[in-house]
């Protein structure tokens, strides 16, 4: 260097979780890659950290290392920027309010503003009128089988007789009562009244006389001032939710090196 037969190894890896730690089952990435059992209130192990059975390949394009390139994906992380939730009200900014000035405009005033007096109203109390509401009285009408009246037909009773007596019914009339009127009269009562009297009080508002003679007054504009709202800016917190950046694991690529035993020839 060729054959034949073996062995080591190899038939997938990773990330996050989970765990005292490893590996697996389940997720999630890569992307093709033996098979049966087990196994999340998990299943088997201990730094040689899945186990127990089979099976194929076999020192190589297939193994090893993990030097190199490349980099799905996953974690971390408040360092930037963004979003998003909570808060604040100092500062801008916007906005309703109250108070003040009275500059511009516009309004009222010499047909009298502003103040001063003084009267009268509105406020109070007490009385009177009126009016509503209820009462009762007054009016009228009904209203008693006998226990109200009158008059009492018939019958009764009393008398020799004249002549007398009670007296049903009817019919008049009435009581207690009821009902209408509400015109007139009295009590009573009020969320009663463009009403009168008296008396009080107030100086706030309405109004009238006088006296006096130029202001009043705050509508809209503006300034100042107070206490408020709104949260866009602004501030402070908070969240890996999304870029960008940093740290870390890392499949897969690419490239580079590394590796055997017997026997024969």
């Nucleotide at each position: 260097u060729c054959g034949u037969g073996c062995u080591a190894g190899a038939c997938g890896g990773g990330g996050a979780g989970c765990u005292g730690g490893c590996g697996g089952u389940g997720c999630c990435c890569u992307g093709u890659a033996c098979c049966c059992g087990c196994a999340a209130u998990c299943c088997g192990c201990c730094a040689u950290a899945g186990c127990g059975g089979g099976g194929u390949c076999g020192a190589a394009u297939u193994c090893c290392c993990c030097c190199u390139u490349u980099g799905a994906g996953g974690g971390c992380u408040a360092g930037c920027g963004c979003g998003c939730c909570c808060g604040a009200g100092a500062c801008u900014g916007c906005u309703g309010g109250c108070g003040c000035c009275g500059a511009g405009c516009g309004g009222c005033g010499u047909u009298g503003a502003a103040g001063a007096u003084u009267g009268g109203g509105u406020c109070c109390u007490g009385c009177g009128c009126g009016g509503c509401a209820g009462g009762a009285g007054c009016u009228g009408u009904c209203g008693a089988a006998c226990c109200u009246g009158g008059u009492c037909a018939g019958g009764u009773c009393c008398g020799a007789g004249a002549g007398g007596a009670a007296g049903c019914a009817g019919c008049c009339a009435u009581a207690a009562g009821g009902c209408a009127u509400c015109c007139c009269u009295c009590c009573u009562g009020g969320g009663u009244g463009c009403c009168g009297c008296a008396g009080g009080g107030u100086a706030g508002c309405c109004u009238g006389g006088u006296c006096u003679g130029a202001g009043c007054a705050g509508g809209c504009u503006g300034g100042c001032g107070c206490a408020g709202g709104c949260a866009a800016g602004u501030c402070g917190g908070g969240u890996g939710g999304c870029g960008c950046g940093g740290c870390u694991c890392g499949a897969u690529c690419u490239g580079g090196g590394g590796g055997g035993c017997a026997c024969g020839a």